[in-house]
Molecule: transfer RNA
Organism: Roseovarius sp. MMSF_3281
RNA sequence: GGGCGAUUAGCUCAGCGGUAGAGCACUUCGUUGACAUCGAAGGGGUCACUAGUUCGAACCUAGUAUCGCCCA
Numbered sequence: 001g002g003g004c005g006a007u008u009a010g011c012u013c014a015g016c017g018g019u020a021g022a023g024c025a026c027u028u029c030g031u032u033g034a035c036a037u038c039g040a041a042g043g044g045g046u047c048a049c050u051a052g053u054u055c056g057a058a059c060c061u062a063g064u065a066u067c068g069c070c071c072a
Stems, first nucleotide, its partner, number of pairs: 001071007010024004018055001026042005048064005
């Protein structure tokens, strides 16, 4: 330098172009002498960034950035 893949909650990951989700973690309450377990409720997201297509984009297109693999 070229090719491919990944980027979504604190972590691991889902997500047909039509309201952004799960598990774990976190907070509060109940339960306990206390902790853990368990139960109930709740908070937390510019969907890596910039532009484009579209009535509508996490999703499609182009570019950029970071990481990984391969080729030279």